[in-house]
RNA sequence: UGCAGGGUGGAGGAAGAGGCACCUCGCCGGGUUCAUGCCCCGGAGCUGCGGGUUCGACUCCCGCCCCUGCGA
Repeated sequence: UGCAGGGUGGAGGAAGAGGCACCUCGCCGGGUUCAUGCCCCGGAGCUGCGGGUUCGACUCCCGCCCCUGCGA
């Protein structure tokens, strides 16, 4: 420097014909228990950054940052 893939709650992972961002674990509150755990109910917390297109963007387009791989 070029190409390819990726960046999503605290952690891991889905959602890619554009249409309410979902799952598991964790965290908080309640129930249950003598108590803890298990189990049940409820809740908080997310789309790397900046623009563009669109009625509407995690998703499409442009630029930038970062990670991985390949090539020079």
Background:
This is a predicted structure of a 72-nucleotide RNA (transfer RNA) from a Longimicrobiales bacterium. Its mean pLDDT, the model's own confidence on a scale to 100, is 84. Its Rfam family is "tRNA". The family's RNA type in Rfam is transfer RNA. From the family's description: Transfer RNA (tRNA) molecules are approximately 80 nucleotides in length.